Molecule: transfer RNA
Organism: archaeon
RNA sequence: GAGCUCAUAGUCCAGCGGUUAAGACGUCACAUUCACACUGUGAAGAUCCUCGGUUCAAUUCCGAGUGGGCUCA
Numbered sequence: 001g002a003g004c005u006c007a008u009a010g011u012c013c014a015g016c017g018g019u020u021a022a023g024a025c026g027u028c029a030c031a032u033u034c035a036c037a038c039u040g041u042g043a044a045g046a047u048c049c050u051c052g053g054u055u056c057a058a059u060u061c062c063g064a065g066u067g068g069g070c071u072c073a
Stems, first nucleotide, its partner, number of pairs: 001072007010025003018056001027043005049065005
């Protein structure tokens, strides 16, 4: 320098044009226990990396940028 790929709660990830962005771990509260752990119930937590474009409508499609990974030179 070129190609491919990824970016979504604190962490790991699902979702791939429209309805409340689903789940696990973690956190907090309550129940349970003499107490702790386990377990159960509930709650909070993501303006979906940034900017622009397409569209009635974009986390999703397109372009550019930024950052990570792989490959080639």